Background: The RNA shown here (Bacterial RNase P class A) has 345 nucleotides.

């Protein structure tokens, strides 16, 4: 230098007018409201993302359910840690890809049972179609044995040489696979080394049914709590009131309590598994200390407009209860560790 490979930052920028949310003082005992409250001017400090998104896991919270226990469903599946948990995330095995840096893997169980496998092909599970052997025959054929060998498929009944046979076969041996037992290593998944079985355990498939082992009460911030003009409703009204109806009784109304919860408004709302910095532990994910900060909080729903100046001329996208992750969208630029190949010192 070229190519690639892992990870990170930022998200045009500087000043200025205007405007827009809450918020703090302030005018000030203004104004509108029965109140909770809401509203005018002035100034001051703050005011979206790295994904604020998809709403796909996982906790907080906040009502309801809940004595244990089972069934039904559902989600997760090597092995250790992390953590509030999680299907994330660190570190390891294993197994697939790369020359490599590194990447990918939902990676139990197909000797429990059931189902599926198109099309070829003789046959998709206990196989004879060509071929080989062997008897009939002796031309064509018929009956037997055979999985070495062709041909078909993604897949053909453990691979691979040999012994052996009429040909042939784990029928017998090596070694390799697989299975199972035992010894070392390693917390453990796992590696590693001996013997043993003799393959009838003989194709896949479990994000097909199951099976086994862990975990799971429901709905959600329109959740919910508190405050309240209204509508139904309950009770009282002794002298005393009004309609029906002159009188009683009732009933409508009124009036007081109450209860109720409708417009309405408070709360929940943003100090929080919170952020920076430094030190310690730890390979690491992540924990501990100590300092130091306070950063939107609307309810119809605030981030814009324009002006100057400059670049490398600006993408994807706008909080709605709050975190932790996934996942997907992104215009550009930097920076940092590692590979690989050339050339050169």
């Nucleotide at each position: 230098u070229a190519a690639g490979u892992a990870g990170g930052a930022u998200a045009a920028a500087u000043g200025g007018u205007c405007g827009c949310g809450g918020c703090u003082g302030g005018c000030a005992g203004g104004c509108c409201g029965a109140a909770a409250g809401g509203u005018g001017c002035c100034a001051g400090a703050c005011g979206a993302g790295g994904a604020a998104a998809g709403u796909c896991c996982g906790g907080g919270c906040u009502u309801c359910a809940c004595a244990g226990g089972g069934c039904a469903g559902g989600a997760u599946g090597c092995c250790g840690g992390a953590u509030a948990a999680c299907a994330u995330c660190c570190g390891g095995u294993g197994g697939a890809g790369g020359c490599g840096a590194c990447u990918c893997c939902a990676a139990g169980g197909a000797c429990a049972g059931u189902g599926c496998a198109a099309c070829a092909g003789a046959a998709a599970u206990g196989a004879a179609c060509c071929g080989c052997c062997g008897g009939c025959g002796c031309a064509c054929g018929c009956c037997g044995g055979u999985a070495a060998g062709g041909g078909u498929g993604g897949a053909a009944g453990g691979g691979c040489a040999g012994u052996g046979u009429a040909a042939g076969a784990g029928a017998c041996u090596a070694c390799c696979g697989c299975c199972u037992u035992c010894c070392c290593g390693g917390u453990a998944a796992c590696g590693g080394g001996a013997g043993g079985g003799g393959c009838a355990u003989a194709u896949g498939u479990a994000a097909a049914c199951c099976c086994c082992a862990u975990c799971c009460g429901a709905a959600g911030c329109a959740a919910g709590a508190c405050c309240g003009c209204a509508a139904c409703g309950a009770a009282g009204c002794a002298u005393a009131u009004g309609g029906c109806u002159g009188c009683c009784c009732g009933u409508c109304a009124g009036c007081u309590u109450c209860a109720g919860g409708u417009a309405g408004g408070u709360c929940g709302c943003u100090u929080g598994a919170g952020c920076c910095u430094g030190c310690c532990g730890g390979c690491a994910a992540c924990g501990g200390c100590a300092g130091g900060c306070c950063u939107a909080g609307a309810u119809a729903g605030a981030u814009g407009a324009c002006c100057a100046u400059u670049c490398a001329c600006g993408a994807c996208a706008u909080a709605a209860c709050c975190c932790g992750g996934c996942u997907u969208a992104u215009c550009g630029u930097c920076c940092u560790g590692c590979u690989u190949a050339u050339u050169g010192a």
It was read from a public genome assembly, where an Rfam model found it. Model confidence (mean pLDDT): 76 of 100. Its Rfam family is "Bacterial RNase P class A". About the family: Ribonuclease P (RNase P) is a ubiquitous endoribonuclease, found in archaea, bacteria and eukarya as well as chloroplasts and mitochondria. Rfam classes the family as a ribozyme. Its family is annotated with ribonuclease P activity, dimeric ribonuclease P complex and tRNA processing in the Gene Ontology. The model forms 93% of the base pairs in the Rfam consensus.